[in-house]
Context: one part of a larger RNA
C1' cells in the first nucleotide's frame, strides 16, 4: 500500500429570528403536592413569579390620537370607468426631555404571551485531530555523572641534578669561585600500570544509541582509584562549557489539574433540485486573525416606477494632441546694452584702466514641461427628453433570517515606482478563479462560445498535400533565402548599420546627327613649366597651369624608375547598331544573427507552392443557431383542500454551467409507537446475473444459507467514509 471494522457541528443552559399552534388586552405557571405508572413518560393541582397593557426623563417628577388628504388587495356598482377601502402612505395633533426662545431627541391612533419545530449568538472541552512549551501542587531519583566528607589502595624503569652540607681556593668584613656531596621539583622522558581522547574530520542501519584502528596528551600530583556517606528540581552541582543531576537539562523523571491553549495545520462520510459570491472599504498591537459595511441567499414589506444601452438638448471638465512675447521654469548657437565685489589675461611704479569669463535685460535663431497653458478634442459625468429594455404574473424601495468573502490572478487601455522582471503600486474593463464545448501542437485566463437530456441539420474561431473532417480550388503577382510554412503572447527572438540580389515605381540627364560597355587605333610639340632638389623628366613637395599642331590629347587619373624609361586614364576617330547613365520611393530577399546530449514549421513534406501578396468561389468544423421529442423550474388559470399541498392545462424567443455560501425536497441504515404481512413448499446475510428510476437507491431470478423478516403511517437517532504520515486487525 490494500482490506474489514472504527471515526468528526453533540448535549444542556440562556439570548435572537421565523414558521405553525393554543389563548389573547391578557398570555404563561416554577418549585412543590396528589392520581396512574415497573421507570421514564402522562393527568391534574399549585398565580408565587415572568413577558406584555405608556412613554419620557440621570433624578425629581410629569404623562399621550374620536382631525383632514393619498391610497394596495378585498369587496360592491350603472365596469375605457367609478364607490368604498382593513393594512400602508403623507399632513395635522399630542406626551415627555433640553432649552430664554426658536429648534431637536425618543414616545403615542393597542398585539402580546406560551408550546413546538428549523437556524443562529452566547456560556460550557462545543465538529474531529495535533503541540512545544508553560503554569500549578503532590511525589520518586546523586548505583550515571558534578562537588563535598570519612576510610583505603596504586604509581615499572630512566633522565635533570635546587637548597642544604663538607673540602679546597679567594678575600679588611660581608662574601664569592672551583669540586664533591645531596636528592628539591603542580621538572624531562616513557604503547611499564593507570588516567586521558588531539589527528585521521579512517570505519559508520556498526561489535558498539560513542566503539574499533592509527595517531596523541597526563604519567609524584588540583594525581588515578575501592568502599561509605551527604547536597534535589527554579533547586542542586559546577577550575563556567548553561556543564552534570541514570542513553532525557537554558530547569530532571512519573503522575495529576487536562479533553492546557493553537488567529497555525491536517480530516469532516448519501442523492437532486433553485439562485450564487469575494479576495474590496473602514476600524482593531492589525497585516496567516477579527468586527462593521459592500457582494450572495431566503423570507416579509411595498404597489409603480426601474434602467445597464441609443440618440438629442443643456451644464461641469482641462486630459491627449498643440503652443512657448498668453504666464511660470528649463533651453542650442549669435548680437547689441548693462553690471562687474571677488577671478583669467594685458598695460602700469602705483591709483587705476582696458579686455575676457560671470550675471542680467532685449533681439534674432534652435529646442522643452507631472507639479507650464494662450488654445484644446475624443471622451467622461450630472441632468431632462425621446427610443429600447424591465416591471402588477409585482420591478423600485425598506425591514428581518443566513452567510462566505478580507491572499487573488491574466489580459487589454491609460498612469505612478523601477535598467529591468512571469516586477510593483493604481484607475477603467473583461475573463480565470467559480466555465465546460470548438481552435491556438500541447498550455486557468490569446480567439470562437456561455454545457438540462436524446436525436438531425447550419454555422464561428480556425481550417481544407498526408498523419487528420474539408479545395494538390481558381485568378494575378513576389520570394529561390526551405526565407518562409509561427495572429498575439514570458514561449515565434531580433536592430542599428550594409547589399551592381531581385521585382515595382518617380525624376534628371545622354541617344541613328549613333548613347554606354567593349574591342582597333591616337593620345602630340614648345618642356625634363618654374622653383625646390644630390636628383625631381605629368606623377616627393611649393607656385602657376599658358600657348602651339589638332579629329583629340591634362603644366596630367593611377601603377612605376634612385631620376629617366615602361603602362593607363581622361580626351579623340573608327568598329558595331539600340537602349544607356545617374539618383530618390516601395515590395519580397541576403548579412548583421553566439550556448553548452542530436534537433525541431505539431511532424512528414512542401518550390509559377503545401510559402508571401491582394482578390474571388466552394467546403470542413462546438454542447453556438434552428428543428423534433422528452425531463426539470418559475408563473398563470381550473378542481379538490382552511391552508400548506396534490392533479390537470397552458405561458416564458429575452429559464435550467457553477467553487465559498443561502434555500427547497428527497433516498438508505438502526430503534419505539398503530396497522397490516411474509417465513422450513426456506426468514436474513452473502454470490452471481436481470429489470426498473434524473440520482442517492428499489426490484425479480438462481446459487448458498438455515430462522426470523418487511411494508404503510407516526415518532426518535451515538444514521452514510476513501482520505484525518486517522485507530484497531489482518495480508
Nucleotide at each position: 500500500g490494500c482490506c474489514a471494522g472504527g471515526g468528526a457541528g453533540u448535549u444542556g443552559g440562556u439570548g435572537g429570528u421565523c414558521a405553525c399552534g393554543g389563548c389573547g388586552a391578557g398570555g404563561c405557571u416554577a418549585a412543590g403536592c396528589c392520581c396512574u405508572g415497573g421507570a421514564a413518560a402522562g393527568g391534574g393541582u399549585g398565580g408565587a413569579g415572568c413577558c406584555g397593557u405608556a412613554g419620557g426623563g440621570a433624578a425629581a417628577c410629569c404623562g399621550a390620537u374620536a382631525g383632514c388628504c393619498c391610497g394596495c388587495a378585498a369587496g360592491c356598482c350603472u365596469u375605457u370607468g367609478g364607490c368604498c377601502g382593513a393594512g400602508g402612505g403623507g399632513c395635522a395633533g399630542g406626551g415627555u426631555c433640553u432649552g430664554a426662545a426658536a429648534g431637536g431627541g425618543c414616545c403615542c391612533g393597542u398585539a402580546g404571551u406560551c408550546g413546538u419545530g428549523g437556524c443562529u449568538g452566547c456560556c460550557a472541552g462545543a465538529c474531529c485531530g495535533g503541540a512545544a512549551g508553560c503554569c500549578c501542587g503532590u511525589g520518586c531519583g546523586a548505583c550515571c555523572u558534578a562537588g563535598g566528607c570519612c576510610u583505603g589502595g596504586c604509581c615499572a624503569g630512566g633522565g635533570u641534578g635546587a637548597a642544604g652540607u663538607c673540602g679546597g681556593c679567594c678575600a679588611a668584613c660581608a662574601g664569592g669561585c672551583c669540586g664533591a656531596u645531596g636528592g628539591a621539583g603542580g621538572c624531562c622522558c616513557g604503547c611499564a600500570a593507570g588516567g586521558g581522547g588531539u589527528u585521521c574530520u579512517g570505519g559508520g542501519c556498526u561489535c558498539a544509541a560513542u566503539c574499533c584502528g592509527u595517531u596523541c596528551c597526563c604519567g609524584u600530583g588540583a594525581g588515578c582509584u575501592g568502599g561509605g556517606u551527604c547536597u534535589a528540581g527554579g533547586g542542586g552541582u559546577g577550575a563556567a562549557a548553561g556543564u552534570c543531576c541514570a542513553a532525557u537539562c537554558g530547569a530532571g523523571c512519573c503522575g495529576g489539574g487536562c479533553g492546557a491553549u493553537a488567529g497555525c495545520c491536517g480530516g469532516u462520510u448519501c442523492c437532486c433540485c433553485c439562485c450564487g459570491a469575494g479576495a474590496c472599504a473602514u476600524c482593531c498591537c492589525a497585516c496567516a486573525g477579527g468586527a462593521u459595511g459592500a457582494c450572495c441567499u431566503c423570507g416579509g414589506u411595498g404597489g409603480a416606477g426601474g434602467u445597464a444601452g441609443a440618440c438629442g438638448g443643456c451644464a461641469g471638465g482641462g486630459u491627449a494632441g498643440a503652443g512657448u512675447c498668453a504666464c511660470u521654469g528649463a533651453u542650442u548657437g549669435g548680437g547689441a546694452g548693462g553690471u562687474c565685489a571677488a577671478g583669467g589675461g594685458g598695460a602700469g611704479a602705483a591709483a587705476u584702466c582696458c579686455u575676457c569669463a560671470g550675471c542680467c535685460u532685449c533681439c534674432c535663431u534652435g529646442u522643452c514641461a507631472a507639479a507650464c497653458u494662450c488654445c484644446g478634442a475624443a471622451c467622461c459625468u450630472g441632468u431632462c427628453g425621446u427610443c429600447g429594455c424591465c416591471g402588477u404574473a409585482g420591478a423600485a424601495g425598506c425591514c428581518g433570517g443566513g452567510a462566505g468573502u478580507c491572499g487573488g490572478g491574466g489580459c487589454g487601455u491609460g498612469g505612478g515606482g523601477g535598467u529591468a522582471a512571469a516586477c510593483u503600486c493604481c484607475a477603467c474593463g473583461u475573463c480565470c478563479g467559480a466555465a465546460a464545448g470548438g481552435g491556438g501542437a500541447a498550455c486557468a485566463a490569446c480567439c470562437c462560445a456561455g454545457c438540462c437530456c436524446a436525436g438531425g441539420g447550419u454555422u464561428a474561431a480556425g481550417g481544407u498535400c498526408c498523419c487528420a473532417a474539408a479545395g494538390u480550388g481558381c485568378u494575378g503577382g513576389c520570394u529561390a533565402a526551405g526565407u518562409g510554412u509561427u495572429a498575439a503572447a514570458g514561449g515565434c527572438u531580433a536592430a542599428a548599420g550594409g547589399g551592381a540580389g531581385u521585382c515595382c515605381u518617380c525624376u534628371g540627364c545622354c541617344c541613328a546627327a549613333g548613347a554606354c560597355a567593349g574591342c582597333g587605333g591616337g593620345g602630340a610639340g614648345g618642356u625634363a613649366g618654374g622653383c625646390u632638389u644630390a636628383g625631381a623628366a605629368g606623377c616627393a613637395g611649393c607656385c602657376a597651369u599658358c600657348c602651339u599642331u589638332u579629329a583629340a590629347a591634362a603644366a596630367g587619373u593611377g601603377c612605376g624608375u634612385a631620376a629617366c624609361a615602361g603602362c593607363u586614364u581622361a580626351c579623340c576617330c573608327g568598329c558595331c547598331g539600340a537602349g544607356g547613365c545617374a539618383g530618390g520611393g516601395g515590395g519580397c530577399c541576403c548579412u548583421g544573427a553566439a550556448g553548452a546530449u542530436g534537433g525541431a514549421c505539431g511532424g512528414g513534406g512542401c518550390u509559377c507552392a503545401a510559402g508571401c501578396c491582394a482578390g474571388c468561389c466552394a467546403c470542413c468544423g462546438a454542447u453556438a443557431c434552428c428543428c423534433u421529442g422528452g425531463g426539470g423550474g418559475u408563473c398563470u388559470c381550473c378542481u379538490g383542500g382552511a391552508a400548506a399541498c396534490a392533479g390537470g392545462a397552458g405561458a416564458c424567443a429575452u429559464c435550467c454551467g457553477g467553487u465559498a455560501g443561502g434555500g427547497g425536497g428527497g433516498c438508505g441504515u438502526c430503534c419505539g409507537g398503530c396497522g397490516a404481512g411474509g417465513g422450513a413448499u426456506a426468514a436474513a446475510g452473502c454470490u452471481g446475473g436481470g429489470c426498473g428510476g434524473u440520482a442517492a437507491c428499489g426490484u425479480c431470478c438462481a446459487g448458498u444459507g438455515a430462522a426470523c423478516c418487511u411494508c404503510g403511517c407516526u415518532g426518535g437517532a451515538a444514521u452514510g467514509a476513501a482520505g484525518a504520515u486517522c485507530c484497531u486487525g489482518g495480508c
Large-subunit ribosomal RNA, domain II from an archaeon, 731 nucleotides, folded computationally. Its mean pLDDT, the model's own confidence on a scale to 100, is 83.